[in-house]
This record gives sequence, C1' cells and structure tokens, in this order.
RNA sequence: GCUUGAGACUAGGGGAGCCCCGGCAGGGGGCUGAGAGGCCAACGGCGCUUCAAGGCGCGGCGUGGCGACCCUUCGAACCUGAUCCAGUUGAUGCUGGCGUAGGAAAGUUGCUCGUCUCUUUC
Repeated sequence: GCUUGAGACUAGGGGAGCCCCGGCAGGGGGCUGAGAGGCCAACGGCGCUUCAAGGCGCGGCGUGGCGACCCUUCGAACCUGAUCCAGUUGAUGCUGGCGUAGGAAAGUUGCUCGUCUCUUUC
C1' cells in the first nucleotide's frame, strides 16, 4: 500500500401485511417475519360540550415527534412494475418467478485476518 472481519462515532434511508374471536372495546388470539404501530398528543380529523371563544375525550384516521427493528452503494432494507404470473394457504409479498429489470440512503476513525514492498537489527 492492498485486503478480510467485526466495531465505534456522526449522518441518513425504510416498512409495519393477512386472518379469527368478541361484550364491538381502549379487549383477546393465530400466520409469516429482524420488525406487523410501543409511547406522545403538537397540528389536522372525529366525538361530547359551549350562543361563541374555548374546554374535555378518542387515536392509525392523516401529518409530526420519541422508541424498537432492518438497511446505507460490496446497496433484494425498501419502492416501482403490480389490482402482475405460478404454487400454497383459512387468508396474505406466505413461497417462487419477474430479477444480470428500473430506482433506492455514507462519511470518518482506530482495531483485526491475510498479503506485498521498503527500512532497521540479529
């Protein structure tokens, strides 16, 4: 110098599906998976209340914040195609195809495996 592996710091990207029971709820359970929305309630939304202003409540119904998890160019994390095709299942991106397809978020740092070169010493 190249290189293997795991890590640290900082920064960033991403998804949350399919069912069953139910007193219909803010409850319980099943499947796959790393993860299937754990918390907040600011702005909307909805409900109640008020003449009104406002107040209270709800919470994935939308945005947002925090958290868990996965991923960051050596990139199938994730998105598109896709209301796709085949199989399977009670059902589902559940499995495979599509897929050498089109997109997709990175820098720093020390340690370490291996190897090459140079220097020094014996």
Predicted 3D model of a 122-nucleotide RNA (TPP riboswitch aptamer (THI element)) from a Pseudomonadota bacterium. The organism belongs to Pseudomonadota, within Bacteria. The coordinates come from a structure-prediction model, not an experiment, and the mean pLDDT is 76. The sequence was found by an Rfam model in a public genome assembly.